[in-house]
Annotation: The prediction has a mean pLDDT of 84. A computed fold for a 584-nucleotide part of an RNA from a Chloroflexota bacterium, annotated as large-subunit ribosomal RNA, domain V.

Context: one part of a larger RNA
């Protein structure tokens, strides 16, 4: 040093399952609901199966007959025309009896009785006589006609129940017969509203130093921005989602905040002079560049906040977005030149599709029209997830699945050290005096990589996760033994610092505990690291699947670094270490 044999499990991110945790996919299933959109079921209704009568109410159109009262005035004068006469032995006036109606005064009507007048033209009134006839108006009563509501009844449909009746040779089903029951109800059928997780289909956004929870999604301005332009963050700061008919246009004319001085009330500021004053005022609204030749403050007259374009640019995947002289038309304002196609600029927004209003006379399904569509202007989206999936939509899933991902999280490791530990520099100070025996404020500056995080670099076709038992290897910043300075070191103890890693570092009660906290020892009862050593060694108490409860959240399925109980840890070592042997 090589070949075996027999073992142990540190290692082969040892197998074994294309991770069950986690994100992720306009992936899937299960449930749940006051998500959305259907729908069974159940309800209401109208027709249709479905017919007869009877009184009552209503609404309408029709005849008849009656009502109709301010005030003055014979009195209860509805309105408008015509009118010089009207009614009466077919019984006037008046008595008298009943009905209706009253605004208590009358009116209107029937019957008896009575036997010959009674009523108008005339004067009061805005309107002249129910003297008469004629249309109409408020309300009322009564007839018819139609149409409606409810409600009663009725039988013959339609349903039901009996019949050792018939078909029948049949307990039960069906048809006819005959009695009955209820009956146009109800039962079906069609069309409609209504309810409707009882069923079904689906939706249930993205960005995001993982997901979620919160934030945000379009425009604007500023700085990041690296002296063109353009430039990213869940970078720092602000702001739109509007308004004005004047705050648009033209002409002309004027200068501002502020100071300091003077001047009745009058004061720090009102208003007025005077003189300094480039700019700090002002500009509808945020910032920014702007702007006194003013874009800033006034006054006059207007609507250019027009129509048809539009050379040539900017910006730009596209789509949008922006500037634009100059020609035509008919204008405003200004003597005229001219200037004017809205605002000092840059924000104030929304595509297609649809519909809807105006207009045009392009189309016009034989032909003439129309209808419908085009074509011009216009208005309907917090379509704000702002380029805008539909007109319409929310959850749970530990009962889960599937296809991805170390593109992205929970261990572990790695880079980082804010945080953590540890030292160490400066000394105010406390140590009676004195900083530095010992502590050391405010403050720096370093080492460690044991804490809590940052960062997401291998590992998601698999790197088992706490604590315990085994068995240990190492550091030393040293708990104890040793060996030394210095002490505010008498002595016994003690404090702080240096060396130092040989060996040593305990039982046990509580808790799944690591930690700790108690009890007893002891020389002492270190502090870390080793995938928070060690599951192909064990455990499996915690944590962290499926079963249950409880509290709390939740309309629910259901959730809860909140509790409870309970809950499958894989016979066979290939190589490499290791151990013991055996041969050469």
């Nucleotide at each position: 040093c090589c070949c075996g044999c027999a073992c142990u499990a540190g290692g082969a991110c040892a197998a074994a399952a294309a991770g069950a945790c986690c994100c992720c996919g306009u992936g899937g299933a299960g449930c749940u609901u006051u998500a959305c959109u259907a729908u069974a079921c159940c309800u209401u209704g109208a027709c249709a199966u479905u017919g007869a009568g009877u009184a009552a109410g209503g609404g309408c159109u029709u005849g008849a007959u009656c009502u109709g009262c301010g005030u003055a005035g014979g009195a209860u004068a509805g309105g408008u025309g015509g009118g010089a006469g009207c009614c009466g032995a077919c019984g006037a006036a008046g008595c008298u009896g009943g009905g209706c109606u009253u605004g208590c005064g009358g009116g209107c009507u029937c019957g008896g009785u009575g036997g010959a007048g009674g009523c108008g033209u005339c004067g009061u009134u805005g309107a002249a006589a129910u003297a008469c006839c004629a249309c109409c108006c408020u309300g009322a009563u009564u007839g018819a006609g139609u149409c409606u509501u409810g409600a009663c009844c009725c039988u013959a449909a339609c349903c039901g129940g009996c019949g050792c009746g018939c078909c029948u040779g049949a307990a039960u089903c069906g048809g006819c017969c005959g009695c009955u029951g209820a009956a146009a109800c109800a039962g079906u059928g069609u069309c409609a509203g209504g309810c409707g997780g009882g069923u079904a289909g689906u939706u249930u956004g993205a960005c995001u130093g993982g997901g979620g929870c919160g934030g945000u999604c379009g425009c604007c301005u500023c700085a990041c921005a690296a002296a063109a332009u353009g430039u990213a963050a869940c970078u720092g700061a602000g702001g739109c989602g509007c308004c004005c008919a004047a705050a648009g246009g033209u002409u002309c004319c004027c200068u501002c905040a502020g100071g300091c001085u003077g001047a009745a009330u009058g004061g720090a500021a009102a208003c007025c002079a005077g003189c300094c004053a480039u700019a700090g005022a002002g500009u509808g609204c945020a910032a920014a560049g702007g702007c006194a030749u003013a874009a800033g403050g006034g006054a006059g007259c207007u609507u250019g906040a027009c129509u048809g374009c539009g050379a040539g640019a900017c910006c730009c995947a596209c789509a949008a977005g922006u500037c634009g002289a100059g020609c035509a038309g008919g204008g405003a304002c200004g003597a005229a030149a001219g200037u004017c196609g809205g605002g000092c600029u840059u924000a104030g927004u929304g595509a297609u599709c649809c519909c809807a209003c105006g207009g045009u006379a392009c189309u016009g399904a034989g032909u003439g029209g129309a209808a419908g569509g085009g074509c011009c202007g216009u208005g309907g989206c917090u379509u704000a997830a702002c380029g805008g999936a539909c007109a319409a939509a929310a959850g749970c899933u530990a009962c889960c699945c599937c296809g991805g991902g170390g593109a992205u999280a929970a261990c572990a490791g790695g880079c980082u050290g804010a945080u953590c530990u540890u030292g160490c520099c400066c000394a105010a100070g406390a140590g009676u005096u004195c900083a530095c025996a010992u502590c050391g404020a405010c403050g720096g500056c370093a080492a460690g990589g044991u804490u809590u995080g940052g960062c997401a670099c291998c590992u998601c076709g698999a790197u088992g996760u706490c604590g315990g038992c085994u068995c240990g290897g190492c550091g030393c910043a040293u708990c104890c033994u040793g060996g030394g300075g210095c002490g505010g070191u008498a002595g016994u103890a003690c404090g702080u610092c240096c060396c130092a890693a040989g060996g040593g570092u305990u039982u046990g009660g509580c808790u799944g505990u690591u930690c700790g906290c108690c009890a007893a020892u002891u020389a002492a009862a270190g502090c870390g690291u080793u995938a928070c050593g060690c599951g192909a060694g064990c455990u499996g108490g915690g944590u962290u699947c499926a079963g249950a409860a409880c509290g709390u959240c939740g309309u629910g399925a259901g959730a809860c670094a909140g509790u409870u109980c309970g809950g499958u840890c894989u016979c066979u070592a290939u190589c490499c270490a290791g151990u013991g042997u055996g041969g050469g």